[in-house]
Record summary
This is a predicted structure of an 86-nucleotide RNA (transfer RNA) from a Clostridia bacterium. NCBI's taxonomy places the organism under Bacteria, Bacillati, Bacillota, Clostridia. Rfam family: tRNA. It is annotated as a transfer RNA.
RNA sequence: GCCGGAGUGGUGGAAUUGGCAGACACCCGGGACUUAAAAUCCCGUGGAGAGAGAUCUCCGUGACGGUUCGACCCCGUUCUCCGGCA
Numbered sequence: 001g002c003c004g005g006a007g008u009g010g011u012g013g014a015a016u017u018g019g020c021a022g023a024c025a026c027c028c029g030g031g032a033c034u035u036a037a038a039a040u041c042c043c044g045u046g047g048a049g050a051g052a053g054a055u056c057u058c059c060g061u062g063a064c065g066g067u068u069c070g071a072c073c074c075c076g077u078u079c080u081c082c083g084g085c086a
Base pairs, nucleotide, nucleotide: 001085002084003083004082005081006080007079010026011025012024019069028044029043030042031041032040046059047058048057049056050055062078063077064076065075066074
């Protein structure tokens, strides 16, 4: 230099036929149980803003653009890592 693969919450990892992003698990927080703890069970957990609250709005898939009513997904450029060829 050329070709291929990967990049998504705090962590691992789904969602790939373009149609609710983050399922599921771990971590973490709260609660139940217990004399107390462990174990177990239940609830919550991307970010910001508005609202007394219920709830609503916006942003968010390595980065920047494009296509589309709509993009993690398709197209272009680019960054990082891995593999192959030279």